Small-subunit ribosomal RNA, central domain from a metagenome, 350 nucleotides, folded computationally. The full RNA is in RNAcentral, with records from SILVA. It matches the Rfam family "Bacterial small subunit ribosomal RNA".

[in-house]
Context: one part of a larger RNA
RNA sequence: CUGGGCGUAAAGGGUGCGUAGGCGGCUUUGUGUGUCGGAUGUGAAAUUUCACCGUCCAACGGUGAACCUGCAUUCGAAACUGCAAGGCUUGAGUACAGGAGGGGAGAGCGGAAUUCUCGGUGUAGCGGUGAAAUGCGUAGAUAUCGAGAAGAACGCCGGUGGCGAAGGCGGCUCUCUGGACUGAGACUGACGCUGAGGCACGAAAGCUGGGGGAGCAAACAGGAUUAGAUACCCUGGUAGUCCCAGCCGUAAACGGUGUGCACUUGGUGUGGGUGGAUUUGUCCCCAUCCGUGCCGGAGCUAACGCGUUAAGUGCACCGCCUGGGGAGUACGGCCGCAAGGCUAAAACUC
Numbered sequence: 001c002u003g004g005g006c007g008u009a010a011a012g013g014g015u016g017c018g019u020a021g022g023c024g025g026c027u028u029u030g031u032g033u034g035u036c037g038g039a040u041g042u043g044a045a046a047u048u049u050c051a052c053c054g055u056c057c058a059a060c061g062g063u064g065a066a067c068c069u070g071c072a073u074u075c076g077a078a079a080c081u082g083c084a085a086g087g088c089u090u091g092a093g094u095a096c097a098g099g100a101g102g103g104g105a106g107a108g109c110g111g112a113a114u115u116c117u118c119g120g121u122g123u124a125g126c127g128g129u130g131a132a133a134u135g136c137g138u139a140g141a142u143a144u145c146g147a148g149a150a151g152a153a154c155g156c157c158g159g160u161g162g163c164g165a166a167g168g169c170g171g172c173u174c175u176c177u178g179g180a181c182u183g184a185g186a187c188u189g190a191c192g193c194u195g196a197g198g199c200a201c202g203a204a205a206g207c208u209g210g211g212g213g214a215g216c217a218a219a220c221a222g223g224a225u226u227a228g229a230u231a232c233c234c235u236g237g238u239a240g241u242c243c244c245a246g247c248c249g250u251a252a253a254c255g256g257u258g259u260g261c262a263c264u265u266g267g268u269g270u271g272g273g274u275g276g277a278u279u280u281g282u283c284c285c286c287a288u289c290c291g292u293g294c295c296g297g298a299g300c301u302a303a304c305g306c307g308u309u310a311a312g313u314g315c316a317c318c319g320c321c322u323g324g325g326g327a328g329u330a331c332g333g334c335c336g337c338a339a340g341g342c343u344a345a346a347a348c349u350c
Base pairs, nucleotide, nucleotide: 004321005320006319007304008303012318014201015200016199017198021194022193023192025088026087027086028085029084030083031082034080035077036076037075038074039073040072041071042070048066049065050064051063052062053061054060091191092188093187094186096183097182098181103177104176105175106174107173108172109171110154114150115149116148117147118146119145120144121143125136126135162169163168206247207246208245209244210243211242215241216240220236221235222234223233258317259316260315261314262313263312266295267294268293269292270291271290272289273288274287275286276285299306300305323350324349325348332343333342334341335340
C1' cells in the first nucleotide's frame, strides 16, 4: 500500500486570481520513456521449501532441485502512457445580436423623521415605569404653528425576488466600470481542470492622523429593583457609529456541505431569456437554457436527513481529521503602531 474519513460525531482553507506540481478531448504518423514478452549473464554460501540418502526414530548431517519475486545486456511487441510532428471541433475562449440585475467606484439631487436654534399661540405640568424616582419646566417646558441649521438612514415597492467569488449590496439621477445569462452560430483550435507556496479582496469591533457628530450608545454618573445588583428597567452620557487616508485580517466569515466535469425517475412554485402554437393581447398553454425554493423516488446515511442546486454514482486536484483536558496555550519564528494574528508542541492528567 492493499483498506478510513470530513452537513450535525474529530475534520472543507473566509473568498478569489494564479506559480510550481498533479491530471487532461477526438484522430493520423513516427519514436520506443513507462509497459509487456523471449534469450543470455548475474543474483556467494549458510538459512528456508521439496525429493532422496546417512543411523531404528528425531534432532543433526549429506546429495540434488526449487527459491532468490531483483539487476544488467540483447532481441522483439506497439494497444495504453509519455515524447515529436500533423489534423479535427464536441471542451475552453473570442467576435456578433439581445434583454435582466440593491454587482463596483465617483459626483449631484430629494422627501419623511429626529435633534437643535429663532419667532408666534398657550399654561402647568412634561417625561418615564410593573410602580416610581433621578431628569426637564413659571428664566414659560410638554403640546401646536411658521422659519432655519445639522448629521445619519433611505418607509411603501420588497418578494425563502435580484446581483456579487466571498465579505456583502436597497431613495433618485448622471458619468466610469466588472461579471453572468440567452440567441444565432462566424472565428481560434485543447488554448483545459485543480492549485502547495504567492498575490489580492475580506462583516463588525479595534488602531493612527485629519474632519464630522443629529440620533443611537460600550465606559461612566445618577435614579430604581434587590439580601446584595459593579446587571436586567429608567434619566443622562463619552469613545464609537459617519467621511478621507492608512493599518488590522478575525467571525456561528454557515448551506456548519472545497473546486471542476460527467452520469442517474419525477411533481410543483418563482426570477431572466429564447422558440412554438394560439390570439385583440409576449394572457394562459407547450418546449428549451440559466438561476433560485419546496416536496419527494431510487440510491445513500448511525440516525436526522440528502435526494439532477446530492450528502446518489464516478473521475481530477487541493485543504483538513486521528480520544477528552492541558491548548489553539507555551516556546521559537514571521506579521502588526498596539490590540493581537498566523504557525504550533510537551510535561501532567482522565